[in-house]
RNA sequence: GGCCGGCCGGGCGACCGCGUCAUCCUCCUCCGGGAGGGUGCCGAGGAAGGUCCGGGCUCCACAGGGCGAGGUGGUGGCCAACAGCCACCCGGGGCAACCCGCGGGACAGUGCCACAGAGAACAGACCGCCGCUCCUGCUGCUGGUCAGAAGGGGCGGUAAGGGUGAAACGGUGGUGCAAGAGACCACCAGCGGUCCGGGCGACCGGACCGGCUCGGCAAACCCCACCUGGAGCAAGGUCGAGAAGUCCGGUGCCUCACGGCACCGGGCGCGCGUGCGCUCGAGGGCUGCCCGCCCGAGCACGCGGGUGGACCGCUGGAGGCGGCCGGCAACGGUCGUCCUAGAUGGAUGGUCGCCCCCGCCGUACGGCGGGACAGGACCCGGCCUACAGGCCGGCCCGU
RNA sequence: GCCCCGGUAUCCCAACGGCAGAGGAAGCGGUCUCAAACACCGUCCAGUGUGGGUUCGAGUCCCACCCGGGGCACCA
Numbered sequence: 001g002g003c004c005g006g007c008c009g010g011g012c013g014a015c016c017g018c019g020u021c022a023u024c025c026u027c028c029u030c031c032g033g034g035a036g037g038g039u040g041c042c043g044a045g046g047a048a049g050g051u052c053c054g055g056g057c058u059c060c061a062c063a064g065g066g067c068g069a070g071g072u073g074g075u076g077g078c079c080a081a082c083a084g085c086c087a088c089c090c091g092g093g094g095c096a097a098c099c100c101g102c103g104g105g106a107c108a109g110u111g112c113c114a115c116a117g118a119g120a121a122c123a124g125a126c127c128g129c130c131g132c133u134c135c136u137g138c139u140g141c142u143g144g145u146c147a148g149a150a151g152g153g154g155c156g157g158u159a160a161g162g163g164u165g166a167a168a169c170g171g172u173g174g175u176g177c178a179a180g181a182g183a184c185c186a187c188c189a190g191c192g193g194u195c196c197g198g199g200c201g202a203c204c205g206g207a208c209c210g211g212c213u214c215g216g217c218a219a220a221c222c223c224c225a226c227c228u229g230g231a232g233c234a235a236g237g238u239c240g241a242g243a244a245g246u247c248c249g250g251u252g253c254c255u256c257a258c259g260g261c262a263c264c265g266g267g268c269g270c271g272c273g274u275g276c277g278c279u280c281g282a283g284g285g286c287u288g289c290c291c292g293c294c295c296g297a298g299c300a301c302g303c304g305g306g307u308g309g310a311c312c313g314c315u316g317g318a319g320g321c322g323g324c325c326g327g328c329a330a331c332g333g334u335c336g337u338c339c340u341a342g343a344u345g346g347a348u349g350g351u352c353g354c355c356c357c358c359g360c361c362g363u364a365c366g367g368c369g370g371g372a373c374a375g376g377a378c379c380c381g382g383c384c385u386a387c388a389g390g391c392c393g394g395c396c397c398g399u
Numbered sequence: 400g401c402c403c404c405g406g407u408a409u410c411c412c413a414a415c416g417g418c419a420g421a422g423g424a425a426g427c428g429g430u431c432u433c434a435a436a437c438a439c440c441g442u443c444c445a446g447u448g449u450g451g452g453u454u455c456g457a458g459u460c461c462c463a464c465c466c467g468g469g470g471c472a473c474c475a
Base pairs, nucleotide, nucleotide: 001396002395003394004393005392006391007390008389010355011354012353013352014351015350016349018043019042021040022039023038024037025036026035027034028033045373049384050383052382053381054380055379056378057232058231059230060229064291065290066289067288069228070227071226072225073224074088075087076086077085078084089103090101091100092099093098104223105222109221110220111217112216113215126162127161128158129157130156131155132154133153134152135151136150138148139147140146141144170188171187172186173185174184175183189213191210192209193208194207195206196205197204198203236312237311238310239309245268246267247266248265249264250263251262252261253260254259270304271303272302273301274300275299276298283295284294285293286292305474306473307472319338320337321336322335323334324333325332326331356371357370358369359368360367361366400471401470402469403468404467405466406465409424410423411422417455426442427441428440429439430438448464449463450462451461452460
C1' cells in the first nucleotide's frame, strides 16, 4: 500500500411517561365483569426494511391424465426447502493475497445480424494483381499487321494486399503458380472421433486419426434435464349485534285428499331492481385449455343499508451460546446451559449527572456541537438494499 | 399486512431490438385583423424514473433500486 473474514452499533445511575402480564387496594355491577390507583418482571433489529425467493401453518372435493405456463441451469455436497450456502472445475481480471461470471445446447429446427461495404452465412469481385484479345497514339530498326513499354474497352483467373464493418470463412514460414490460394508441406491454434491414464463428477493430461477451419445471438423462438396444485393470518375458527328467511331430506301429528304444523339434519342467505338459470342445469372447484371427475341453486351487473365488535390463531422455535466428536468447509451428532415484545389510532420516549467516541475552538485542562440507518404486526431460513462511527483476526506485495 | 399495475417533452400519448425517438394540445414567432379570437405557416421542447448487465446496437430484453397509482374487511 492492498485483499478477505468476523463482531459491536453507545454504557451506568436517578426522575417522569407508555404497553403486555402478574398481584394488591378502592369503587361500580345486569355477578359475566368493568373503571381508577399502587407495586413488580419484561419490553424491537442487524437490517425489524424491500416483499425478491424458499418453507412451516391454515383453508380450498387430499389437488387425476394430456397440452400449456412459470422457474432453475458447470460438478459434487449441505439444508425442511430455495434462485441460498460450502468445496471444486472451466473462462476472465490481478505481480500476488484474491475477485468476477443468468456458466446446459448454435452439426434438432426456425429466425435475426441495421448502417457501411464488392460481399454478412450454400460468401463475395470495388480498387488492386495476372492471362488472352481489340483499339489509340508513342519509341526502336531487321520496316513487319515485327518488338517494346503506356493508356483505354471486352472476356476470364485470383482471394495474398488495400478499403468497409461489431464480425470478412485459421496464424507464421516455405514450395508452387501467369498471378494466387490448405493447392501442397512444416510448426502452432482450434474442431470432431477413437483409445490410454487420473478424478465420485464437472474436467484434466497424453497418443493416434480425420476433413483441412465448419461466425455470433438462446437476458430471440426453441431443444434438453430437473422442479412447481391454488390462495394467503384481511388464511381460518368460535361467540355476539341489527334485519329476515328460503330450499331440500327425514320423523311425528292433523286432513278423504291437495296441503299444513312441529322437531331434527343439511345447503344458501343483508335488502331492492334488471338479466340469465333451477336436473335438457346457470355457475363454481381440480386457478390457463381439453378430457375426466366433484359440488350444484343460485349467479352476474347496478343502486342502497347495517356493523367497523370480542376471543382463538399468537408466539418456545428447522431457537441462541459454549464444550466435545465427525467433516477441507457449508453442516451434522451429542452434552450442558440460557430464554419472559405480542400491540390493534398500533406501546419502547424524554430530562439530568458521570463516562465513551468524533469534530471545532483553545496552552495541559476546559468550552461548544454531534453520535447513523431505521423500527415488530403469524413465525422462520436466505437474498438484496440503507447505515455515523468503531473493534478484532488472517493473508499478499514492496522496503 | 397481502396482492397487482404503471413511469417517454409542461400535459395527453405512439414507437417489429436498428439512423437514438412519431403525433396532438400548450408555449413562442409570423400572416390575417383597427385590436383580438378562429384559421394557416414556421419553430422550440426528450435522450425514455435511476444504476448495472446481455447484445455490434436497448425506450424495448434481464436484474437491483426509486417514485406513483389501484384492489382486498364482515353481514351466520